[in-house]
RNA sequence: GGGCUCAUAGCUCAGCUUGGUAGAGCGACUCGUUUGCAACGAGUAGGCCACGGGUUCGAAUCCCGUUGAGUCCA
Numbered sequence: 001g002g003g004c005u006c007a008u009a010g011c012u013c014a015g016c017u018u019g020g021u022a023g024a025g026c027g028a029c030u031c032g033u034u035u036g037c038a039a040c041g042a043g044u045a046g047g048c049c050a051c052g053g054g055u056u057c058g059a060a061u062c063c064c065g066u067u068g069a070g071u072c073c074a
Base pairs, nucleotide, nucleotide: 001073002072003071004070005069006068007067010026011025012024013023020057028044029043030042031041032040050066051065052064053063054062
């Protein structure tokens, strides 16, 4: 220098193929249960979907570029 994969909640990831309300598990907090803890049950908060631009009525999703990580080739 070139090819490929990836970037979404505090963590691990799904959702992208097929554009139409952003989700799961764990974790945090509150309540119930308990003398208390754990476990269990119910609930709440937490995301401008890496960044910039384009297409579209509408973009996490499609297109282009940039940044970062991994991997392969030279």
Source information: A computed fold for a 74-nucleotide RNA from Candidatus Iainarchaeum sp., annotated as transfer RNA. Rfam family: tRNA. By type it is a transfer RNA.